[in-house]
Context: one part of a larger RNA
Molecule: large-subunit ribosomal RNA, domain I
Organism: Lachnospiraceae bacterium
RNA sequence: AGCAUAGGGUGAAUGCCUAGGCACCAAGAGCCGAAGAAGGACGUGAUAAGCUGCGAUAAGCCAUGGGUAGGAGCAAAUAUCCAUUUAUCCAUGGAUUUCCGAAUGAGGGAACUCAACUAGAGAAAAUAAUCUAGUUAUCCAUAUAUAAGUAAAGUAGUAUAUGUGAAGGUAACGUAGGGAACUGAAACAUCUUAGUACCUACAGGAAAAGAAAGAAAACUCGAUUCCUUGAGUAGUGGCGAGCGAAAGAGGAAGAGCCCAAACCAGAGGAAGUAAUUCCUUUGGGGUUAGGACUGCGUAAUCGAUUCAACAAUUCUAAUAGAAUUACUUGGAAAAGUAGACCAUAGAUAGUGAAAGUCUAGUAUAUGAAAGGAAAGUUGACGAGGCAGUAUCCAGAGUAGUGCAAGACACGUGGAAUCUUGUAUGAAGGAGCGGGGACCAUCCCGUAAGGCUAAAUACUACUUGGUGACCGAUAGUGGAGAAGUACCGUGAGGGAAAGGUGAAAAGGACCCCGGGAGGGGAGUGAAAGAGAACCUGAAACCCUAUGUUU
Numbered sequence: 001a002g003c004a005u006a007g008g009g010u011g012a013a014u015g016c017c018u019a020g021g022c023a024c025c026a027a028g029a030g031c032c033g034a035a036g037a038a039g040g041a042c043g044u045g046a047u048a049a050g051c052u053g054c055g056a057u058a059a060g061c062c063a064u065g066g067g068u069a070g071g072a073g074c075a076a077a078u079a080u081c082c083a084u085u086u087a088u089c090c091a092u093g094g095a096u097u098u099c100c101g102a103a104u105g106a107g108g109g110a111a112c113u114c115a116a117c118u119a120g121a122g123a124a125a126a127u128a129a130u131c132u133a134g135u136u137a138u139c140c141a142u143a144u145a146u147a148a149g150u151a152a153a154g155u156a157g158u159a160u161a162u163g164u165g166a167a168g169g170u171a172a173c174g175u176a177g178g179g180a181a182c183u184g185a186a187a188c189a190u191c192u193u194a195g196u197a198c199c200u201a202c203a204g205g206a207a208a209a210g211a212a213a214g215a216a217a218a219c220u221c222g223a224u225u226c227c228u229u230g231a232g233u234a235g236u237g238g239c240g241a242g243c244g245a246a247a248g249a250g251g252a253a254g255a256g257c258c259c260a261a262a263c264c265a266g267a268g269g270a271a272g273u274a275a276u277u278c279c280u281u282u283g284g285g286g287u288u289a290g291g292a293c294u295g296c297g298u299a300a301u302c303g304a305u306u307c308a309a310c311a312a313u314u315c316u317a318a319u320a321g322a323a324u325u326a327c328u329u330g331g332a333a334a335a336g337u338a339g340a341c342c343a344u345a346g347a348u349a350g351u352g353a354a355a356g357u358c359u360a361g362u363a364u365a366u367g368a369a370a371g372g373a374a375a376g377u378u379g380a381c382g383a384g385g386c387a388g389u390a391u392c393c394a395g396a397g398u399a400g401u402g403c404a405a406g407a408c409a410c411g412u413g414g415a416a417u418c419u420u421g422u423a424u425g426a427a428g429g430a431g432c433g434g435g436g437a438c439c440a441u442c443c444c445g446u447a448a449g450g451c452u453a454a455a456u457a458c459u460a461c462u463u464g465g466u467g468a469c470c471g472a473u474a475g476u477g478g479a480g481a482a483g484u485a486c487c488g489u490g491a492g493g494g495a496a497a498g499g500u501g502a503a504a505a506g507g508a509c510c511c512c513g514g515g516a517g518g519g520g521a522g523u524g525a526a527a528g529a530g531a532a533c534c535u536g537a538a539a540c541c542c543u544a545u546g547u548u549u
Stems, first nucleotide, its partner, number of pairs: 001548009015534001016499002020470002022467007029459002031169002039100003042055003046078001050074002061094006070082003105114003115136007138166002140163007173204001174202005184191001188238001214221002225252005235243002256451003259395001263284009290393003293388004301383003306380005313373004318366003324339005340357002342346001348360003400424008410436001431446005486493002506533001509520004
C1' cells in the first nucleotide's frame, strides 16, 4: 500500500411528515379615486433590528352588538399595567389618518424647498416674526361681468362664481383604432402564421349585437346572443399548403320600444296696408298590425327599463348541540380484551400510538343593536281601441355609378352583398332596396336616426368545498425577513434556506480545558433525540483484526 471483516467519522440521499402551493366546482362580489386612490416614504412599542398593525389620538381612540376569564401581535424573558364597574377578542358604524404619489398654490433630483390670501392664538399692543386652520393647478359645463381683430355680432378672448364634473389606478374578460415576424408551403414571392402577438383609446359588471330596405322558395319563418347539429359539407385555394360557411333542425334565454316628418297650439322674429305667409323655438301629435286627416269610442288591460315606500328572505359576529367504562401491554391508550350507549350527529381535525360516545366540531335547531343585498307588493308616473283612404308625411351629398381598397368562408373571379377613399349623383310609396353577374315575372322588405334585460365571456378579490394533484432539487420564483439577500448605471435578473421532544422537562452541580469541546451527574420512553438536534444510504476519511506484497 491492496483486499476482506468489524467499528467509527464525514456527508446528506432515502423513508415518514406538512405549515405552503396547484387545479377545479359552487356561491358571492365585480370596482377604488380631488370627501385625495392604488402604491410608497418616514414615524409609532417600557425595552424594538425585521415582519404585521397603526398614524403626532400612531400594535391604537369612540359607540353599538356578540362574547368571555384572562390579556398587553409574530415573540421568549423582565418590568409596568389592563380586566366581572366585563378587559383582550369577534362583528357593524364612526373619529383620527404626518409626507410623497393623478398630486392640483409655485418649484422640484418623489417622500423636499419656497409662497400669497382669509381667519385665529399667545405677549401690554401691532400691519413685523412664529404657530394653527382653510383657500389658491388645468380642462369641461353652466351663469355673470367685461369685451376684440373688422362694419356688425355681445362672437373669439379675459375674469369671477357654481359643480358628490373630469383626471389616476385596476387580474382576466369586451369594443374600437393601428398591426408584425419567425413559421407552414418540405426553397419562395400570391397565400399561411393572423387580424394572432404587440401598441393605443375607451367602457361595463359584463361588453358587443339587436327588433328585418332579413332569411327564404313552403300550406313559409319572424330581433339579437350562445350551445349541439348541418359539416370538414357547399365552396374557396400558386385549385398548392391550407382556409372554410349559410339556410334548415334541436336546445338555452326571451321583450320589445323611442325619435325625425306630416298635422295642431303658444312665444319670438321677418315680409305685407291687411288677411296671411315664411323662419326660429317650446309643447302636443306620431312611429310601420304605417301615421297625419275624417268618423266612432274612452276603460278594460299592460309596463324589463323611471321614482318612492314597504318587504319575505339573506350576508356581515354568534348560540344550543347526543352518547364509555373496566382490565392488559406500554413512557403515554385512541391499540387489544370484555361489556355499555348515542345516532336527522360513523364529515373532518386534534389529543403522549389507531377515539361515533375526551376536545373543537358535525346533523339539526336558533340568532342581529348596526350596516349591506333583495324576489315581491303598493303607489306615483307612463302607454293604450275600431273603420275609411281623396290629399299630405315617412331620415340626401344619401342610394346608385366610375376608379382604388378593405370586409364577407369567397385570393377579381361570372362576384352579388357590406364598409370606406376619390369623382359624380337619384327617386319620392304608381316610390325605393333585396332574392349571388344581368334581364323579366313573382316573392320578401321599407336604408340613409336612436334605446333595449336574459341566455354568453372572465376571476385580481371573498366564502365554502373537492382532488387516481405536489410533498421541500417536487409544488408558486417564494412552506423561514421572498420579489427578500445578492447582481446590474439601468431596463431588468433573482436565489439558497423546512422537521429536538408528547412536554423544554433545553442538561442544576462536579471534573479536565484559555476556550471550543468533552467526561460524570440529572431530565426523558429514547440523548446513538443535546439544539451543527427525526430517519441517517453512497462517495470520501480513520481505527482494529486477518491476509497479501